[in-house]
RNA sequence: GGGACUGAAGUGUUACUGGCAGCAUGCCUGGCUCUUAACCAGGGGGUGAGGGUUCAAAUCCCUCCGGUCUCA
Numbered sequence: 001g002g003g004a005c006u007g008a009a010g011u012g013u014u015a016c017u018g019g020c021a022g023c024a025u026g027c028c029u030g031g032c033u034c035u036u037a038a039c040c041a042g043g044g045g046g047u048g049a050g051g052g053u054u055c056a057a058a059u060c061c062c063u064c065c066g067g068u069c070u071c072a
Stems, first nucleotide, its partner, number of pairs: 001071007010025004019055001027043005048064005
């Protein structure tokens, strides 16, 4: 340098072929408890970046960035 795959809360993942981004765990607050843990209730947090198509994009297209594999 060429090619393939991949990127979603801190982490792991759902989103059924374009139609409200959810779940688990972790985190924060409160309750319970002598205290912690456990348990109960509530809360914050995410689609790598930019552009295009579309009424509508995590999803389709293009470029870039990061990662993995591969060819030379």